[in-house]
RNA sequence: GCCCCCGUAGCUCAGAGGAUAGAGCACCGGUUUCCUAAACCGGGUGUCACAAGUUCGAGUCUUGUCGGGGGCG
Numbered sequence: 001g002c003c004c005c006c007g008u009a010g011c012u013c014a015g016a017g018g019a020u021a022g023a024g025c026a027c028c029g030g031u032u033u034c035c036u037a038a039a040c041c042g043g044g045u046g047u048c049a050c051a052a053g054u055u056c057g058a059g060u061c062u063u064g065u066c067g068g069g070g071g072c073g
Stems, first nucleotide, its partner, number of pairs: 001072007010025004018056001026045001027043005049065005
């Protein structure tokens, strides 16, 4: 330099054009307990990396940039 894959919650990930963007773990509040843990109840805590394009509609498709991983020379 060229090619491929990935980037969504604190972490690991799901979501293959339409709905209020979800799960597990973690976290926060409450009940219980002398206290802690456990258990139970409640809470999603998010500019879907950034920008532009396509579309009536984009996390999803296209292009560029940035970051991570891999391959080739």
Molecule: transfer RNA
Organism: bacterium